[in-house]
This is a predicted structure of a 326-nucleotide RNA (Bacterial RNase P class A) from Hydrogenimonas sp. Its Rfam family is "Bacterial RNase P class A". By type it is a ribozyme. Rfam links the family to the GO terms dimeric ribonuclease P complex, ribonuclease P activity and tRNA processing. NCBI's taxonomy places the organism under Bacteria, Campylobacterota, Epsilonproteobacteria, Campylobacterales, Hydrogenimonas.
RNA sequence: UAGGUACGGCAGAUGCUUGCUUGGUUUUUACCAAGAGGAAAGUCCGGGCUGCAGUGAAGCAGGGUUCCGUCUAACGGACGGCCACCGUAAGGUGAGGGAUAGUGCAACAGAAAGCAGACCGCCUCGUAAGAGGUAAGGGUGAAACGGUGGGGUAAGAGCCCACCAGCGCCUUGAGCAAUCUUGGCGGCUAUGUAAACCCAACCCGCAGCAAGAAGAGCAUGGUAUAAGCUUCACAUUUUUUGCUCUUCGCUUGAGCUUCAUGGUAACAUGGAGCGUAGAUAAAUAAGCAUCCUCGACAUAACCCGGCUUACAGCCGUGCCUGAUUA
Numbered sequence: 001u002a003g004g005u006a007c008g009g010c011a012g013a014u015g016c017u018u019g020c021u022u023g024g025u026u027u028u029u030a031c032c033a034a035g036a037g038g039a040a041a042g043u044c045c046g047g048g049c050u051g052c053a054g055u056g057a058a059g060c061a062g063g064g065u066u067c068c069g070u071c072u073a074a075c076g077g078a079c080g081g082c083c084a085c086c087g088u089a090a091g092g093u094g095a096g097g098g099a100u101a102g103u104g105c106a107a108c109a110g111a112a113a114g115c116a117g118a119c120c121g122c123c124u125c126g127u128a129a130g131a132g133g134u135a136a137g138g139g140u141g142a143a144a145c146g147g148u149g150g151g152g153u154a155a156g157a158g159c160c161c162a163c164c165a166g167c168g169c170c171u172u173g174a175g176c177a178a179u180c181u182u183g184g185c186g187g188c189u190a191u192g193u194a195a196a197c198c199c200a201a202c203c204c205g206c207a208g209c210a211a212g213a214a215g216a217g218c219a220u221g222g223u224a225u226a227a228g229c230u231u232c233a234c235a236u237u238u239u240u241u242g243c244u245c246u247u248c249g250c251u252u253g254a255g256c257u258u259c260a261u262g263g264u265a266a267c268a269u270g271g272a273g274c275g276u277a278g279a280u281a282a283a284u285a286a287g288c289a290u291c292c293u294c295g296a297c298a299u300a301a302c303c304c305g306g307c308u309u310a311c312a313g314c315c316g317u318g319c320c321u322g323a324u325u326a
Base pairs, nucleotide, nucleotide: 001322002321003320004319005318006317007316008315009314010313012291013290014289015288016287017286018285020035021034022033023032024031025030037297041308042307044306045305046304047303048302049208050207051206052205054234055233056232057231058230059229060228062204063203064202065201066200067081068080069079070078071077082096083094084093085092086091097199098198102197103196104193105192106191119138120137121134122133123132124131125130146164147163148162149161150160151159165189166188167186168185169184170183173180174179212248213247214246215245216244217243218242219241225235255274256273257272258271259270260269261268262267
């Protein structure tokens, strides 16, 4: 200096004027403080919380996850590792258990693709037609049922041997483990596919703030053991239902910032500090001036932890590769 890769930050700023919502102070006037994001989006996961006019157990159905370890309230999430594939590399992706429980699929071509098969060829017998043997050579194909070399044979074949590959069993060392690695035995040698059906292990009640609670009013007079099904055991006995309005639920949270210790890290523990929207047809804004990187994706509705998607422009850090210079 060019390209790549991983991580992080900002998301227009300042001033003036006017306006709206919530809270606080104030007799009132008025004053003070705060007021929409990194994704608020999607509603894909996990919970907190609320309710269930029965409780518990077992089974079935249905759904989810799937290498190892750690973290977490939990997760299908995060972090660290192992393995496989892609990449020169930094890195990226993984719907990562099982094909020796079973079923299915692998077009066409080819003689033959789940115990298959002889098209060309090779060998033996035969005058010939033909018969028997063979799968080493050739052809088709993504793949022909281990590879190379030698022996053997009528010709051949793991038929036998050496080396190698795969598979199975045993074993050395390292690691919590997934795994990596060392050595040996076995002639066992028809692959792949489960994001095909399926099998195995583990987990899962349902509904959701439009949940629900209180009050008032209006209408109604119900007995449902309502929340997937079946079985068993125990328990209960008359506890209405619907609509409208108002109030609560409603913002102090598995909260945020910072420091120390431990840990590779996610994170954990402790100290200090902060108080950060709560609307209800929907407030969180409008105008002017200046600056600038000239502003993208986009606007809260019970709350939180994740994932996914969208994103103009600017800034910072680490690592990899190439070129050049010292």